FMN riboswitch aptamer (RFN element) from an uncultured Chloroflexales bacterium, 151 nucleotides, folded computationally. It matches the Rfam family "FMN riboswitch aptamer (RFN element)". Gene Ontology term of the family: FMN binding. Its mean pLDDT, the model's own confidence on a scale to 100, is 77.
RNA sequence: AGUAACCUUCGGGGCAGGGUGAGUCCGGCAAUGAAGCCAGGCAAUUCCCGAUCGGUGGUAUAGCCCACGAGCACGACCACUUUUCUCAUGGUCUGCAUGAUCCGGUGCAACUCCGGGGCCGACCGUACAGUCGGGAUGAAAGAAGGUACAG
Numbered sequence: 001a002g003u004a005a006c007c008u009u010c011g012g013g014g015c016a017g018g019g020u021g022a023g024u025c026c027g028g029c030a031a032u033g034a035a036g037c038c039a040g041g042c043a044a045u046u047c048c049c050g051a052u053c054g055g056u057g058g059u060a061u062a063g064c065c066c067a068c069g070a071g072c073a074c075g076a077c078c079a080c081u082u083u084u085c086u087c088a089u090g091g092u093c094u095g096c097a098u099g100a101u102c103c104g105g106u107g108c109a110a111c112u113c114c115g116g117g118g119c120c121g122a123c124c125g126u127a128c129a130g131u132c133g134g135g136a137u138g139a140a141a142g143a144a145g146g147u148a149c150a151g
Stems, first nucleotide, its partner, number of pairs: 002149002005147006017049003023042003027038003051131002053121002055068004063119002071096003075093005101117005123134003
């Protein structure tokens, strides 16, 4: 260094500050075929300004180059179960959610480094969310170590 085997551990970050005020509370005034007006308090990590974050493998070091990952679903196939079929469960494929990068410089080599400008971000909840709460004390891409076997 190896393996159609097994086990263990690890395995995602992020709104400082300001503005607005949907609502809501209290008081006053008005009205009762009315349900409005005035002043004040509270009030968005979601709106506006601004701030801020970046999983895994590959490759010259990458959120936006290639590939993978979590959610949901019709269908197909396989496994498991069953006397058989269906259902359920697990796996593979497929589809959807699902995206985003340019310019200059250095160099053999960089859409990855350096300088500058730009852009993107599932679902459910809630005043409209990459950042809050929730599924999730979950799962997974994968990373590290060990056991066994054989060399």